Annotation:
Transfer RNA from a soil metagenome, 73 nucleotides, folded computationally.
[in-house]
RNA sequence: GUGCCGGUGGACCAACGGUCAGGUCGCCUCUCUGUGAAAGAGGAAUGUACGGGUUCGAGUCCCGUCCGGCACA
Numbered sequence: 001g002u003g004c005c006g007g008u009g010g011a012c013c014a015a016c017g018g019u020c021a022g023g024u025c026g027c028c029u030c031u032c033u034g035u036g037a038a039a040g041a042g043g044a045a046u047g048u049a050c051g052g053g054u055u056c057g058a059g060u061c062c063c064g065u066c067c068g069g070c071a072c073a
Base pairs, nucleotide, nucleotide: 001072002071003070004069005068006067007066010025011024012023013022018056027043028042029041030040031039049065050064051063052062053061
């Protein structure tokens, strides 16, 4: 350089173009307990890399840029 795959809360992953972007772990609060753990209930998070486009509607489709991985050169 070329091709392919990927970028979503603190971490790891989901999500036919359509309602409020969901789950597990972690974090906070409450219940329970002599204390803690476990269990139960509730809650909060700079969550869709960036900029355009298509569409009534984009995390999803198209173009460009950036970053990471793999292959080829």
It matches the Rfam family "tRNA". The family's RNA type in Rfam is transfer RNA. The RNAcentral record of the sequence draws on MGnify. The prediction has a mean pLDDT of 80.